[in-house]
The part of an RNA shown here (large-subunit ribosomal RNA, domain II) has 732 nucleotides and comes from a Bacteroidia bacterium.
Context: one part of a larger RNA
RNA sequence: ACCUACGAGUUGCUUUUGUUGGCAAGGUUAAGUGAUUCAGUCACGCAGCCGAAGGGAAACCGAGUCUGAACAGGGCGAGUUUACAUUUUCCGCAAGGAAAAUGAAAGCGCACAUCGUGCGUUACAGUCAGCAGGAGCAGACGCGAAACCAAGUGAUCUACACAUGACCAGGUUGAAGGUUGGGUAACACCAACUGGAGGACCGAACUGAUAAGCGUUGAAAAGCUUCCGGAUGAGUUGUGUGUAGGGGUGAAAGGCUAAUCAAACUUGGAGAUAGCUCGUACUCCCCGAAAUGCAUUUAGGUGCAGCCUCGGUUGAUUUUUUAUGUCAGGUAGAGCGACUGAUUGGAUGAGAGGGCUUCGCCGCCUAUCAAGUCCAGACAAACUCCGAAUGGGCAUAAAAUCAGACCGGGAGUGAGGGCGCGGGUGCUAAGGUCCGUGUCCGAAAGGAGAAGAAUCCAGACCACCGGCUAAGGUCCCCAAAUAUACGCUAAGUUGCAUUAACGAAGUCCGGUUACAAAGACAGCUAGGAUGUUGGCUUGGAAGCAGCCAUUCAUUUAAAGAGUGCGUAACAGCUCACUAGUCGAGUGACCGGGCAUGGAUAAUACUCGGGCAUAAGCGUAUUACCGAAGCCGUGGGAUUGUACUUUGUUGUACAAUCGGUAGGGGAGCAUUCCAAUGGCGGUGAAGAUACCUGGUGAUGGGUGUUGGAGCGAUUGGAAAAGCAGAUGUAGGU
Numbered sequence: 001a002c003c004u005a006c007g008a009g010u011u012g013c014u015u016u017u018g019u020u021g022g023c024a025a026g027g028u029u030a031a032g033u034g035a036u037u038c039a040g041u042c043a044c045g046c047a048g049c050c051g052a053a054g055g056g057a058a059a060c061c062g063a064g065u066c067u068g069a070a071c072a073g074g075g076c077g078a079g080u081u082u083a084c085a086u087u088u089u090c091c092g093c094a095a096g097g098a099a100a101a102u103g104a105a106a107g108c109g110c111a112c113a114u115c116g117u118g119c120g121u122u123a124c125a126g127u128c129a130g131c132a133g134g135a136g137c138a139g140a141c142g143c144g145a146a147a148c149c150a151a152g153u154g155a156u157c158u159a160c161a162c163a164u165g166a167c168c169a170g171g172u173u174g175a176a177g178g179u180u181g182g183g184u185a186a187c188a189c190c191a192a193c194u195g196g197a198g199g200a201c202c203g204a205a206c207u208g209a210u211a212a213g214c215g216u217u218g219a220a221a222a223g224c225u226u227c228c229g230g231a232u233g234a235g236u237u238g239u240g241u242g243u244a245g246g247g248g249u250g251a252a253a254g255g256c257u258a259a260u261c262a263a264a265c266u267u268g269g270a271g272a273u274a275g276c277u278c279g280u281a282c283u284c285c286c287c288g289a290a291a292u293g294c295a296u297u298u299a300g301g302u303g304c305a306g307c308c309u310c311g312g313u314u315g316a317u318u319u320u321u322u323a324u325g326u327c328a329g330g331u332a333g334a335g336c337g338a339c340u341g342a343u344u345g346g347a348u349g350a351g352a353g354g355g356c357u358u359c360g361c362c363g364c365c366u367a368u369c370a371a372g373u374c375c376a377g378a379c380a381a382a383c384u385c386c387g388a389a390u391g392g393g394c395a396u397a398a399a400a401u402c403a404g405a406c407c408g409g410g411a412g413u414g415a416g417g418g419c420g421c422g423g424g425u426g427c428u429a430a431g432g433u434c435c436g437u438g439u440c441c442g443a444a445a446g447g448a449g450a451a452g453a454a455u456c457c458a459g460a461c462c463a464c465c466g467g468c469u470a471a472g473g474u475c476c477c478c479a480a481a482u483a484u485a486c487g488c489u490a491a492g493u494u495g496c497a498u499u500a501a502c503g504a505a506g507u508c509c510g511g512u513u514a515c516a517a518a519g520a521c522a523g524c525u526a527g528g529a530u531g532u533u534g535g536c537u538u539g540g541a542a543g544c545a546g547c548c549a550u551u552c553a554u555u556u557a558a559a560g561a562g563u564g565c566g567u568a569a570c571a572g573c574u575c576a577c578u579a580g581u582c583g584a585g586u587g588a589c590c591g592g593g594c595a596u597g598g599a600u601a602a603u604a605c606u607c608g609g610g611c612a613u614a615a616g617c618g619u620a621u622u623a624c625c626g627a628a629g630c631c632g633u634g635g636g637a638u639u640g641u642a643c644u645u646u647g648u649u650g651u652a653c654a655a656u657c658g659g660u661a662g663g664g665g666a667g668c669a670u671u672c673c674a675a676u677g678g679c680g681g682u683g684a685a686g687a688u689a690c691c692u693g694g695u696g697a698u699g700g701g702u703g704u705u706g707g708a709g710c711g712a713u714u715g716g717a718a719a720a721g722c723a724g725a726u727g728u729a730g731g732u
Base pairs, nucleotide, nucleotide: 001732002731003730004729005728006727011138012137013136014135015134016133017132018131019130020129021128022127023126026050027049028048032044033043034042035041036040054061055060064076065075066074067073081106084103085102086101087100088099089098090097091096107121108120109119110118111117112116141279142278144276148269149268150267151266152265153264159243160242161241162240163239164238165237166236167235168233170202171201172200173198177194178193179192180191181190182189206230207229208228211226212225213224214223245261247257248256249255282667283666284665285664286663287662292305293304294303295302296301306413307412308410309409310408311407312406313405314404319400320399321398322397323396324395325394326393327392333386334384335383340380341379344376345375346374347373348372351369352368353366354365355364356363416441417440418439419438420437421436422435423434424433425432446457447456448455461635462634463633464632466631467630468629472625473624474623475610476609477608481622483621484620485619486618487617488616494612495611502597503596506594507593508592509591510590511589512588513587514586515585523581524580525579526578527577529554530553531552534548535547536546560575564573565572636657637656638655639654640653641652642651643650668721670718671717672716673715674714675713676712678710679709686705687704688703689702690701691700692699693698
């Protein structure tokens, strides 16, 4: 992992709502007793409970009562009737009964313009039992802690202690003391020998465990190999005994206390508790959410509201659009000599600072600061003299729609997310975060987007080898145009998305302007001079280091007191300018289209690919393809209306039928019971192969096997349905 079996909303009491039934201003018995055909049933039992009256804390009063001084006001209550006539409907064989509608005398209540008119007159049932949905108390849908407490069991492991025993091959070192000799006045001291001390040395047993390797579903739930520490000591070890769980023991590591230790193990309290995780079992049909507000020792929980569903009541009160009327507003924008603030440049400049001057008063000046005024410009979420659009409220009308509200039963939700728009925050960062508004995903399948939760199109009842379209496409992959017309692009730009400032005789289109047959532009030929080397400066300065200037004047077709190169300075080359040659357009600027450089990311070139000069880009047009959309044909279901029926029976028409949490409805199957009626050795249940009915859960049939019990109908009762829970047991 698979197969088989087992495996989770139950039961009791109380209460609430609905529903079915009994009785009804009443309803009902409990314990118990009696009877009996004795797991049962029948009768008695009226104690009690609920209801029929409320108000008050209560005494108490009572259709009122409480508060209060109150005959006030207010709170909580009570009350609001039916003769008669007509018609209709229902029940009943009938007599008759019930209900509704209309009219209406009287009564009652209310109002008023008050002595009569008008309007209204609806209300009044509980209780007991069964069933179903909830709630409360109980283990309360099932499994699951770590823990807490109590009573006990453990020191055969291990820690420490007590008692009594045992063990430590071999080798080495050589303390004190002693003896002899030397030595001393006597000691001291020296030497040799003796001696045999030590938490002494080396090293087996023994005991330990330093390093590495192996082992790591092991040979072993701590081992094996090699190296290693201690090895007469605080040594090792046998046997017997002691200390017990908030306790012991500990040369102290929170170590050890029977493979268990920051509080052992066993049993019990006990089904501890778990706002947490996981799981929770057959089918079909209808509707269908939320991820928000407020509060919370609250934030992944819960309460109330919001949104969903079911029943009842009401009966157009719903929603949308358009039009008209009306009401509120301070956003976008704009503005600020209209406030509050902020603010740039210029002019003027009170005043201040500084300087000069003066005996002093005056006075003069300013590369300083600067009020105010003037000119021009310009900012604001917490500025406004102003001020939309859209949106919102209300009313009326029209069109469309079929909702809406209230009462009651049951929920779930209270982690939301993407995208567009308006904003805050952030970096006008984020698949960020926080609001508003719309939409989709959530709970939505289908087509497009190469691929894809939420982007575009479009909302799947079922079937069809029928048709039309949407988005998007039509060379091939791949269904449909190698379509048509006119342009652009030459970069494979492009054919997904995203690229800038800046650069550039790319190219196409449009506009403005200048020159040009009296010859332009480009090229070529020739000239480009003189006063003069202008003056100054300078070592030099001659068009060309620099400064100055009425940068003049002359000859000219034209030629600057000179546009660049160049020289030490000259020289030289060249330009402006002019003539000739040539013979038709040329130059400058502005705007737009498509291209170009700028261009840079990590597995592997590439538009999804092949590829394409269109099969790229722009404009226009006509076809076609393309979805579960729409239509067609057949079928099913739900709801409504109409008719019909014994009857949710049937027919017609219309609308509807995606769906998670969740609400509601209708069914299938299993086991048992009761009644009725059956099957079975001429073969029950069960098994198996096939056939067949039903939307489905599932039902029926035939053959084979099997060998003794088992269905059907109606009703009742449940230990009543498994794929999941690291589910439990067995098997593979």
Source information:
Rfam family: Bacterial large subunit ribosomal RNA. Its family is annotated with ribosome and structural constituent of ribosome in the Gene Ontology. RNAcentral holds the full RNA, with entries from ENA. Its mean pLDDT, the model's own confidence on a scale to 100, is 82.